A computed fold for a 381-nucleotide RNA from Arthrobacter sp. Helios, annotated as Bacterial RNase P class A.
Its Rfam family is "Bacterial RNase P class A". By type it is a ribozyme. Gene Ontology terms of the family: tRNA processing, ribonuclease P activity and dimeric ribonuclease P complex.
It is recorded under the gene name rnpB.
The model forms 94% of the base pairs in the Rfam consensus.
The source organism's lineage runs through Bacteria, Actinomycetota, Actinomycetes, Micrococcaceae and Arthrobacter.
[in-house]
RNA sequence: CGGGUUGGCCAGGCAAUCGCGUCAGGACGGUGCUGCCGGACCUGGCGAGGAAAGUCCGGGCUCCGCAGGGCAGGGUGGUGGGUAACGCCCACUCGGGGAAACCCGCAGGCAAGUGCCACAGAGAAGAGACCGCCCGCGUUGAUCCGCGGGUAAGGGUGAAACGGUGGUGUAAGAGACCACCAGUGUCCCGGGUGACCGGGACAGCUAGGUAAACCCCACCCGGAGCAAGGCCAUACAGGAUGCGUUUGAGGGCUGCCCGCCUGAGUAUCCGGGUAGGCCGCUAGAGGGUACCGGCAACGGUGCCCCCAGAUGGAUGGUUGCCACCUUCCGGCUGGAAACAGCCGGCAGGCACAAAACCCGGCUUAUCGGCCAGCCCGUCCC
Numbered sequence: 001c002g003g004g005u006u007g008g009c010c011a012g013g014c015a016a017u018c019g020c021g022u023c024a025g026g027a028c029g030g031u032g033c034u035g036c037c038g039g040a041c042c043u044g045g046c047g048a049g050g051a052a053a054g055u056c057c058g059g060g061c062u063c064c065g066c067a068g069g070g071c072a073g074g075g076u077g078g079u080g081g082g083u084a085a086c087g088c089c090c091a092c093u094c095g096g097g098g099a100a101a102c103c104c105g106c107a108g109g110c111a112a113g114u115g116c117c118a119c120a121g122a123g124a125a126g127a128g129a130c131c132g133c134c135c136g137c138g139u140u141g142a143u144c145c146g147c148g149g150g151u152a153a154g155g156g157u158g159a160a161a162c163g164g165u166g167g168u169g170u171a172a173g174a175g176a177c178c179a180c181c182a183g184u185g186u187c188c189c190g191g192g193u194g195a196c197c198g199g200g201a202c203a204g205c206u207a208g209g210u211a212a213a214c215c216c217c218a219c220c221c222g223g224a225g226c227a228a229g230g231c232c233a234u235a236c237a238g239g240a241u242g243c244g245u246u247u248g249a250g251g252g253c254u255g256c257c258c259g260c261c262u263g264a265g266u267a268u269c270c271g272g273g274u275a276g277g278c279c280g281c282u283a284g285a286g287g288g289u290a291c292c293g294g295c296a297a298c299g300g301u302g303c304c305c306c307c308a309g310a311u312g313g314a315u316g317g318u319u320g321c322c323a324c325c326u327u328c329c330g331g332c333u334g335g336a337a338a339c340a341g342c343c344g345g346c347a348g349g350c351a352c353a354a355a356a357c358c359c360g361g362c363u364u365a366u367c368g369g370c371c372a373g374c375c376c377g378u379c380c381c
Stems, first nucleotide, its partner, number of pairs: 001377010012322007020047007028038004049352001053363002056361005061225004073221005078092005093107001094105004108216002113214002115210003130155002132151007163181006182206002184203008229279004238270006250262004286305008324349003328345007
C1' cells in the first nucleotide's frame, strides 16, 4: 500500500427569525385574601432514538389469586460464569466452514418404547435373491434352458442397502475365523470445577435416519396489565331524615322585606358513581468520569451531573454560511491514452425513523462517515 475480518463511535454544525410542549419565578386577574385557583403576558431551565420501531423474550411496579403437594398446559436444553431476570451476554468444550484472522450451530436422549422414511428398487430395519456366482436334478460330453437349493464377494436402485482393507477358509461365500483400521460399550489410569481431553485393557458389540414425530429425562413457569391501580366528583337512579301539598315547601320578579305569580314536591345527608379532572408519571437495576478486582461478560469504591413527560398528543418551518456525497462544466498536475488527483462554479441530494409507566435484551430498518485490533499478500529500510 492492497485485500480480508472483528469491534467501537457519529447520525450534519453554527447563527438569525417565526412558532410549540413542560417546569420554575415574576406580573396580572379571580376568590372564601399570610392561602388557593387561573391562563392568551414577561424572564429563565429543559425538550426523542440508535434503533424511540416490531411488541418477540425477561424483570420492576399495580391489582387479583395462593397452607402444602400433585395432574394438565407452556417453555428452556453442551459446561462454567455474569445478571433483578432471561430464550440475553461472556469464557470454554464439542461439531462444521475457512489458507488465516475469524465465523456458524434449535448442541440432552432414537444403544427406553411407539411411529414414519416419498420416488426408484427384489428388498428401507434384527431386511433382502433382480442380475451375477456356486451345487444338484431333468440329461447324455459341452453350451443353452427349466426346476430345487446355497450365497450378501461383484453388479444394479436409492439420500440411505445392516463396518472398511487384506488374508484364511469354502462348491461358491460370509466377522465364520485372523491381522490392521474406524466406531461403540464396559472397566482402569492421568489432566480439568465442569462440558470434555489424553492413554490403556476387555467385548466381534457393528447399533441407518428422524425427537422443529409422539415420547422420555433434567430444570423453570399463578393470572391480568398504566385502558394496571387509586383519589375528587356536575348529572342521574336509590336510601334515610326534616319541612310541605290551600294552615302553601320550593321556584320566579329581586340583593333584602312586603307584595304578586306559580303549585307538589323540596332541602340536607348517606353510600355508589357517569361526564370531567387529579394522582400513578418519571431520580432511575440513571448517566459521565477516575481507580481497583476479573481473560471477559460484569462487579466495587470515590467524585461530578439531573437529562422530555404530552393526552389529538410538543420537539417544527424559513433564511444565510460551512461540512459531506453525486452529475455536469472549467482550470492545473501526472500519463501515449483510458483515466487519476487537486482547485473553482451551477444544480441536486443528505438515511431509517419519532417517546406515551419504566428498565435489561433480541430482531428488523438505516444515505453516509470516522477510529482501532487482528490475519493474508506485496514492496522498501